A computed fold for a 1491-nucleotide RNA from an uncultured bacterium, annotated as small-subunit ribosomal RNA.

[in-house]
RNA sequence: AGAGUUUGAUCCUGGCUCAGGACGAACGCUGGCGGCGUGCCUAACACAUGCAAGUCGAACGAAGCUCCGGAACGGAUCCUUCGGGUGAAGUGAAGGAAGACUUAGUGGCGGACGGGUGAGUAACGCGUGAGCAACCUGCCUUUCAGAGGGGGAUAACAGUUGGAAACGACUGCUAAUACCGCAUAACGUAUUGAUGUCGCAUGGCAUUGAUACCAAAGCUGAGGCGCUGAGAGACGGGCUCGCGUCCGAUUAGAUAGUUGGUGGGGUAACGGCCUACCAAGUCGACGAUCGGUAGCCGGACUGAGAGGUUGAACGGCCACAUUGGGACUGAGACACGGCCCAGACUCCUACGGGAGGCAGCAGUGGGGGAUAUUGCACAAUGGGCGAAAGCCUGAUGCAGCAACGCCGCGUGAGGGAAGACGGUUUUCGGAUUGUAAACCUCUGUCUUUGGUGAAGAAGGAAGUGACGGUAGCCAAGGAGGAAGCCACGGCUAACUACGUGCCAGCAGCCGCGGUAAUACGUAGGUGGCAAGCGUUGUCCGGAAUUACUGGGUGUAAAGGGAGCGCAGGCGGGACAGCAAGUUGGAUGUGAAAUACCGCAGCUCAACUGCGGAGCUGCAUCCAAAACUGUUGUUCUUGAGUGGAGUAGAGGUAGGCGGAAUUCCGAGUGUAGCGGUGAAAUGCGUAGAUAUUCGGAGGAACACCAGUGGCGAAGGCGGCCUACUGGGCUCUUACUGACGCUGAGGCUCGAAAGUGUGGGGAGCAAACAGGAUUAGAUACCCUGGUAGUCCACACUGUAAACGAUGAUUGCUAGGUGUGGGGGGUCUGACCCCUUCCGUGCCGGAGUUAACGCAAUAAGCAAUCCACCUGGGGAGUACGGCCGCAAGGUUGAAACUCAAAGGAAUUGACGGGGGCCCGCACAAGCAGUGGAUUAUGUGGUUUAAUUCGAAGCAACGCGAAGAACCUUACCAGGUCUUGACAUCGAGGAAAAGCGUCAGAGAUGAUGUGUGGAUUCGUCCAUCCGAAGACAGGUGGUGCAUGGUUGUCGUCAGCUCGUGUCGUGAGAUGUUGGGUUAAGUCCCGCAACGAGCGCAACCCUUAUGGUCAGUUACUAACACGAGAAGGUGAGGACUCUGACAAGACUGCCGGGGACAACUCGGAGGAAGGUGGGGACGACGUCAAAUCAUCAUGCCCCUUAUGACCUGGGCUACAAACGUGCUACAAUGGUGACAACAAAGAGGAGCGAGACCGUAAGGUGGAGCGGAUCUCAAAAAAGUCAUCCCAGUUCGGAUUGUGGGCUGCAACCCGCCCACAUGAAGUUGGAGUUGCUAGUAAUCGCGGAUCAGCAUGCCGCGGUGAAUACGUUCCCGGGCCUUGUACACACCGCCCGUCACACCAUGGGAGUUGGGAGCACCCGAAGUCAGUGAGGUAACCGAAAGGAGCCAGCUGCCGAAGGUGAGACCGAUGACUGGGGUGAAGUCGUAACAAGGUA
Repeated sequence: AGAGUUUGAUCCUGGCUCAGGACGAACGCUGGCGGCGUGCCUAACACAUGCAAGUCGAACGAAGCUCCGGAACGGAUCCUUCGGGUGAAGUGAAGGAAGACUUAGUGGCGGACGGGUGAGUAACGCGUGAGCAACCUGCCUUUCAGAGGGGGAUAACAGUUGGAAACGACUGCUAAUACCGCAUAACGUAUUGAUGUCGCAUGGCAUUGAUACCAAAGCUGAGGCGCUGAGAGACGGGCUCGCGUCCGAUUAGAUAGUUGGUGGGGUAACGGCCUACCAAGUCGACGAUCGGUAGCCGGACUGAGAGGUUGAACGGCCACAUUGGGACUGAGACACGGCCCAGACUCCUACGGGAGGCAGCAGUGGGGGAUAUUGCACAAUGGGCGAAAGCCUGAUGCAGCAACGCCGCGUGAGGGAAGACGGUUUUCGGAUUGUAAACCUCUGUCUUUGGUGAAGAAGGAAGUGACGGUAGCCAAGGAGGAAGCCACGGCUAACUACGUGCCAGCAGCCGCGGUAAUACGUAGGUGGCAAGCGUUGUCCGGAAUUACUGGGUGUAAAGGGAGCGCAGGCGGGACAGCAAGUUGGAUGUGAAAUACCGCAGCUCAACUGCGGAGCUGCAUCCAAAACUGUUGUUCUUGAGUGGAGUAGAGGUAGGCGGAAUUCCGAGUGUAGCGGUGAAAUGCGUAGAUAUUCGGAGGAACACCAGUGGCGAAGGCGGCCUACUGGGCUCUUACUGACGCUGAGGCUCGAAAGUGUGGGGAGCAAACAGGAUUAGAUACCCUGGUAGUCCACACUGUAAACGAUGAUUGCUAGGUGUGGGGGGUCUGACCCCUUCCGUGCCGGAGUUAACGCAAUAAGCAAUCCACCUGGGGAGUACGGCCGCAAGGUUGAAACUCAAAGGAAUUGACGGGGGCCCGCACAAGCAGUGGAUUAUGUGGUUUAAUUCGAAGCAACGCGAAGAACCUUACCAGGUCUUGACAUCGAGGAAAAGCGUCAGAGAUGAUGUGUGGAUUCGUCCAUCCGAAGACAGGUGGUGCAUGGUUGUCGUCAGCUCGUGUCGUGAGAUGUUGGGUUAAGUCCCGCAACGAGCGCAACCCUUAUGGUCAGUUACUAACACGAGAAGGUGAGGACUCUGACAAGACUGCCGGGGACAACUCGGAGGAAGGUGGGGACGACGUCAAAUCAUCAUGCCCCUUAUGACCUGGGCUACAAACGUGCUACAAUGGUGACAACAAAGAGGAGCGAGACCGUAAGGUGGAGCGGAUCUCAAAAAAGUCAUCCCAGUUCGGAUUGUGGGCUGCAACCCGCCCACAUGAAGUUGGAGUUGCUAGUAAUCGCGGAUCAGCAUGCCGCGGUGAAUACGUUCCCGGGCCUUGUACACACCGCCCGUCACACCAUGGGAGUUGGGAGCACCCGAAGUCAGUGAGGUAACCGAAAGGAGCCAGCUGCCGAAGGUGAGACCGAUGACUGGGGUGAAGUCGUAACAAGGUA
């Protein structure tokens, strides 16, 4: 940094897609280790269980424990006179003292921090910067001052008692740092004075008076810690303001405590914060209100940046704690683990009533694609309490789980070629996997085992470690335990095989797959990344594809139809002031973390520490004054005014005019008129059309008339008058920037249309009729109503176009035209110059190109409007406008990978021009009708083998199907095979017989090689097993080769140069000419190649040479009718060589050319005739059945052999031929003249036999010798006399002949007999331009036999061509194109079917918000307080104060109601989109057949 994708190709526009980075991710496959991080994005869903906020006994009473004490009980032991005495253990009362003990309660501090979450919030919530002279601040620091003396209760506790419980009630006792008076008191507070000083206002501060009022608590035990008042600080908060902070105008008006004031209340404090009264304000296009969405920021991701997106983790702020409301306490809360009330939910219950709140840490259910342990520890850091020890701390530190992310390491290293085996592939040779492995030599990171073993620990000596026996270190062992994932058609690095066969599947885009898939699946190989790799999702990038940086609007999307104009934006010259913008400097701030730079610590890195710079911003102050702004003064060139002229279809109103159409009246006049491609409908004998005169009425104004004029646009056209708008020129008197643009707004606005009233000649939607047509609701014709016209009102749109907004300035020319001015010269023009308008051409420049080019689409400036892929759609909904029609504003779902612009090359056109061809025309002969032959389709069949299919298949492959051929069918057989190679072994093989069989075949008899160095070899046959053979099986759309065709048409290309951004163009076009891109000339082209032509063959002329089998003039022989013989080389002929023809010569034309026309000469004249020869290419043209061949398929058969059958079928159809229909003929007789061929398994003479086919026979000939072989038509004579015939010969019968193993299916020929159709052929269609058509016969290939076919040969031998309008084909130039598979193209709409999303819809249903009313919990506040009441006063009575209770305002939830908004759903209905082949037409693209 770009790439793919619209096209046949190109350039552009433009969308879609990809490569990059990122993630709190998820999913698939896989998974060795460590470090550092991160981990419910969804249900702010519900939660079992445990823990997460306590602490202080140095505030207090009390209880318990320990100790002393020992009443009392107890009764062991001993003594006993048995009466009793002694009295241990043990239990342990009263009382006392202490403790380093424990703690339910009172009390203090803390539960407002820490931790969680992002529901709400579009807000002073957050960010940033200011302000508070309008405020508070426990604990902490510091300063000053103080702490005197009293009082009354109460929990705990005890007793009684209610309740299931939760929890209470009553009576009695008691303490305090709990509570309450009193004293003291200012630098405190309040009121009121004085002085000074300061401030942006209210006002503040300091000093000094007076009056009134207000405080306290002790504990410890000798260190202190607390307490009270006041000042200051610090920390933390509260409030106010400037600026910034998402989308929607299809949300445009909102607002009654609303905006302000006064009084009062309330608060820590300002304030409509609350209240009463007064005023009527306030906000809003610079976007109020409403709706939707959303916690904000530091930052994070991305990006070159500007930006865009985002707000997990870490940090700051805010909000919330089941939902809603409320206050209490307190320094601080309207309080996550506090209280009260209401709602929902869950739990307990004895049914009376209670309890609860994980968005703390774990954990559970649920939701979800998805997110962890009911762990350890307070050792560290920090927090609460405490004097402290210490206690508490799911904050935190750690561990566990998860490849979720980042970073690091490893899975070994070196050597090792028989390039092993195996795999894959193969052209079978090999290649590759691959030094890869094995093997050898090493190493030890990670891992395993054992040993050792930290720092983190600070204070204050000692002690104190959850992590953790962890990290690290040492030793040992052993390559041992550790590689996958994705991709491999292009983009995009990486290719083969097999399978599959538009199937299965892939796919991010383009697109792959229909039998050879580098695109599907698998394998091998390769590429990439790597403990990960892919996929999906989201964001940024690429995308300059919303363009500030950095885009556009003539034709691609896009200039408003036009003007006026409020707001807004922008704005001429000079001077001066100010300093808002601007620029510079300084100060403050811009938290930390992050990012950047440097250094450093973990072995490195990630990570972390330290330092630096930076944080582009905001605020304040100072300075500058160029530019913008602003104020003042001034100027005239922008703009306007005045004066003098001037052109004009500018507008409105009124009047007038002639031509024409139509109608009416009258006349003349008679049979048609009219209309069309042709007709018909229509009109006309009741007199049309035509014509003459007169009249009526409406509409429009010929010529002039002009890329002429005027107007803002729409638009404006006879003439005159009135009124009226604007322009231009000249002048430079006046004003002095008064200007430009212009969102909204207002006005104008073609045609059609609407309303009311007129008018109505012509024209003419609708409609009717006639035609056309397959149809014709059209085009054409005949009619014809709205309408067109006028007045008034509406509509407000057009391809309202120059598809080009307005204004201003600048930037070469040339040439027209309209209106003015000036100048030269004038008699008038012409000419020069200037301003305004309107055209054409054109340079620079510009543009994708086309083009534009002073009337810009050039260079600049200002303002407005508009565009952002195609379709859906200018549609739906909503709003506004309209009488309606409709207009304006204007989406989405869904769908496609394009849709487009300009230009290029082709192809095509019922576009144009030029030219050619038996293309038409002019002719001749056919074909299409008949019979028949042959081929084909079709049908039939066991099979009728296969192929060929418009021209360019169809007498074609097939130059010849009875068997064979033969590929088809039936039946019978063979399985290494009918054929090839190898082959153990054996034998010659062949041949000739016999038997069975339809034959193949089987059985059997006979019969036997060559060479030799004697080893053996050669050829042939049989032959096991197996390699293999074989296939006319498939694919001509896998191929080679060959062929057809356009077309013997004149074309097709290249190199270099030039032009074009490019595809491409040029050359090759143009003017002539030619059969020809043949040649000449011209030309940004110059040359060249393949084609054309020529060279080759043949034919036409003469020559030279040669002369047998050909020939015979002269000579000789011979005769018979013979070149028969000798001989000859003259002639014919044969066949070899040269010659000849080249527009060479003359004349005309042409451009002095090419060439052409005419002529001469010549056998031949303008490529002499004919042939061979076929450019680049087209048709996926034909052929796998000539042959060859890839792949696939069959292998006791799709191969091979045999017999028989079939290819020969036959209703009707088509092509190509033969023969005819007759007299230019038939028949009979007589009797001429060819050429070219063929011949040995051959041609076969003469002769004889037969009516004939043919037979017998065998002379000659491998051929200029012999044979086939007779040429026929023609000719002469005769006959027939126009008939289904003496034409025609089909068909059939009978009898023969030939070939052949065999003529039944299924051959040819002969004779006799029979004697069909057919009397010249519809629409249509074919060939041919001269030795041609036509006609006549002859030969050959194939072949045993079998041509009416095919290929050749000669004989006789015409007609016509004016010409290029038309048909067909082709060539060149040009034009249009939406075609490029190229017109057999493309393509539109309805209908039918399926699916999808969507609008309407009687309605139904849900949601959030607002409004009105009702009810009214808790609670604050207010009132009341007759009930209750310890502290104070009072001797008392009583009072003060307080409380319960009650009432009121407000008030959540709830209820009711009317609307608005948003969603879901709905019978039915509307259009839209998509879909392989459906139906009907043919609208558009070419003049698309009616532009």